Predicted 3D model of an 84-nucleotide RNA (transfer RNA) from a Selenomonadaceae bacterium. Taxonomically the source falls in Selenomonadaceae (Bacteria, Bacillati, Negativicutes, Selenomonadales). Its Rfam family is "tRNA". It was read from a public genome assembly. Model confidence (mean pLDDT): 82 of 100.

RNA sequence: GCCGAAGUGGCGGAAUUGGCAGACGCAGCAGACUCAAAAUCUGCCGUAGGCGACUACGUGCCGGUUCGAGUCCGGCCUUCGGCA
Repeated sequence: GCCGAAGUGGCGGAAUUGGCAGACGCAGCAGACUCAAAAUCUGCCGUAGGCGACUACGUGCCGGUUCGAGUCCGGCCUUCGGCA
C1' cells in the first nucleotide's frame, strides 16, 4: 500500500429484515430480610432539563439517503486478521 472484519451504558453483550435503542448478565446505589452480615428478593442504574409525570439528545467521528438509520451509502479514525 491492497483486501476483509469489528467499534453500542462503568464492563461483557443483544437488537442483521430499516420500524419502541440499550434486552440479558456483571458491577454499582437504595430498600426488604437479619442481632449484624453473607446469600436471597424488590426497585433504580447513558447525558441534559424538570419537584415529578415526562421531554430532548444519545450506537467511534463527520456528512448523505429515508416518513423513519445501530442497521443502507460516502469520507475519516482506532483495533484485529489476511496479502504484498